A computed fold for a 346-nucleotide part of an RNA from an uncultured bacterium, annotated as small-subunit ribosomal RNA, central domain. Rfam family: Bacterial small subunit ribosomal RNA. The coordinates come from a structure-prediction model, not an experiment, and the mean pLDDT is 87.

Context: one part of a larger RNA
């Protein structure tokens, strides 16, 4: 281990693919394993239960009965599950056509800005703050103009918008590449759903090697503040931030809401398609939002993108602390990650 639950009270795995397993559309034939009916066998005795009897009663003892929920065998039934044969098309997939988007990978290019270098103009301050100081500056700074270098990020467009399984994705352009969607209903004919293990992907930070280094900036230094100030503020500043390859594998990885399918009153905005002569109106499919009926909910709220009504499968929870700790095992270069208690205490 039942039951009851998992948006916010404990509880949905970070995400996908998928093995075993579980579950699975319509019609029809066969079989009879599950299922079911019936018959037979067996199901020791004692114990337990019911009835009766024996010790003066009871405990105890004796006899009888039911029962022993099970197993085995034969015969029958065939709705459902199963196995097998045949057929179907609505689930699923394919094809063709169309249109869509910051989906992905690699290359090329662009302008603004920051910083630096060089040159011109120019002179005493600049910078910074609540106020200051550290700092920079007559070896000419700040400001301004020109040229050059390098790195990183892409203002406006921009959206309450779009794409992606999630993480995530935004200048322009080229190549390669993935995709849902709509339409046709041509093809396959249940090929499906979920998914323990497993495999892959997985922000930021961090790690290894080699590059790169403009900005910003842990650590660190200095200046302030303060009773102190190992901070908040200021001036600097190294890892890092960027690239390649490899590792790490965690996040408030959140919609704090697992996946799939079916059903359930309306209003409204918006993205992309469709049919139509049509910019309008309305319809329809798939998305992204707002408000609500029923219903649900402890309430907040949810409400066809459900937290409503159902079905299948997986994951997880079971008072607080101790503790996501210890120990062991597995993984990792390390940092650490995964798994994961107990004593004790309230």
């Nucleotide at each position: 281990u039942u039951g009851g639950g998992u948006u916010u009270a404990a509880a949905g795995g970070g995400u996908g693919c998928g093995u075993a397993g579980g579950c699975g559309u319509c019609c029809u034939g066969a079989c009879a394993a599950g299922u079911u009916u019936u018959a037979g066998g067996u199901g020791a005795a004692a114990u337990g239960c019911c009835c009766a009897g024996g010790c003066u009663c009871a405990a105890c003892c004796u006899g009888g009965g039911a029962g022993c929920u099970g197993c085995c065998u034969g015969a029958g039934a065939a709705a459902c599950u199963g196995u097998u044969g045949g057929g179907a098309u609505u689930g699923a997939g394919u094809a063709c056509a169309g249109a869509c988007g910051a989906g992905g990978u690699a290359g090329g290019c662009g302008g603004a800005a920051u910083u630096g270098a060089c040159g011109g103009u120019g002179u005493a301050g600049c910078g910074g703050u609540g106020a200051a100081a550290u700092g920079c500056a007559u070896a000419g700074a700040u400001a301004u103009c020109g040229u050059c270098a390098g790195g990183a990020a892409c203002a406006c467009c921009a959206a309450u918008a779009g794409c992606g399984u999630a993480g995530g994705c935004a200048g322009c352009u080229u190549a390669c590449u993935a995709g849902a969607c709509u339409g046709u209903a041509a093809c396959u004919g249940a090929c499906g759903c979920u998914g323990a293990g497993g495999c892959a992907c997985g922000a930021a930070a961090g790690u290894g090697u080699g590059g790169g280094g403009a900005u910003c900036a842990a650590a660190c230094a200095g200046g302030a503040u303060u009773a102190g100030a190992u901070a908040c503020c200021c001036u600097g500043g190294u890892a890092g931030u960027c690239c390649a390859c490899a590792c790490u594998g965690u996040a408030a990885a959140c919609g704090u809401u697992g996946a799939u399918g079916a059903c359930u009153c309306g209003c409204u905005g918006u993205g992309u398609g469709c049919g139509a002569u049509a910019u309008a109106c309305a319809g329809u499919a798939c998305g992204c939002g707002g408000c609500c009926a029923a219903g649900c909910g402890a309430a907040a709220g949810c409400g066809a993108u459900a937290a409503g009504u159902c079905a299948u499968c997986c994951a997880c929870c079971u008072g607080g602390g101790g503790a996501g700790u210890a120990c062991g095992c597995c993984g990792g270069c390390a940092a650490c990650g995964g798994u994961g208690a107990a004593a004790c205490u309230c």